Background
The RNA shown here (FMN riboswitch aptamer (RFN element)) has 166 nucleotides and comes from an Anaerolineales bacterium. It was read from a public genome assembly, where an Rfam model found it. Rfam family: FMN riboswitch aptamer (RFN element). Rfam's curators write: The RFN element is a highly conserved domain that is found frequently in the 5'-untranslated regions of prokaryotic mRNAs that encode for flavin mononucleotide (FMN) biosynthesis and transport proteins. Lineage of the source: Bacteria > Bacillati > Chloroflexota > Anaerolineae > Anaerolineales. Its mean pLDDT, the model's own confidence on a scale to 100, is 76.
[in-house]
């Protein structure tokens, strides 16, 4: 130096308004394929509204240089480009154990797993501008991105520390 590897910390946002009533209460009397009155979806239907993590990125913002341009270092910058997370099974290895089973740590590796065009400007953009769209695990529940639970969890990752042999 920080490359095996240790350890601390951190590591997701979002429901509001109006319409309907699936089923529940209560009540009339004429007792019905009945009148009335109420409570009832953040789940349906109208309009709203939200947006981890790493690339990547011509756009912004700061900086260094120069007589200017051109140039350099930094930082921000895509839900739906390209990959990663959270779920479910699980090998190797470690530890318990009443030992071919089991039980816990662990996570190779599979299962599941969403979503964008147009126009516009250019050498060049699914990133930038304009504009219409589209998406979002499991389990509850009157059908969930947003309510409630698994979750005071797990985690892709971030920051700081430390830190052997070569």
């Nucleotide at each position: 130096c920080a490359u095996a590897u240790c350890c601390u910390u951190c590591g997701g946002g979002g429901c509001c308004g109006g319409g309907u009533g699936a089923g529940g209460g209560c009540u009339g009397c004429c007792a019905g394929u009945u009148g009335g009155c109420c409570c009832a979806a953040u789940u349906c239907c109208c309009g709203a509204u939200c947006g981890g993590c790493g690339g990547u990125a011509a756009g912004c913002c700061g900086g260094c240089a120069g007589c200017a341009a051109a140039g350099c270092c930094g930082g921000c910058a895509a839900g739906c480009c390209c990959g990663c997370g959270a779920g479910c099974c699980a090998a190797a290895g470690c530890g318990g154990a009443a030992u071919a089973u089991c039980c816990g740590c662990a996570g190779c590796g599979g299962c599941a797993u969403g979503a964008u065009c147009c126009g516009g400007u250019g050498c060049a953009a699914u990133u930038c501008c304009g504009g219409a769209g589209c998406c979002g695990a499991c389990c509850g529940u009157a059908c969930a991105g947003u309510c409630g639970g698994g979750a005071u969890g797990a985690a892709a990752g971030a920051a700081g520390g430390g830190a052997a042999a070569a």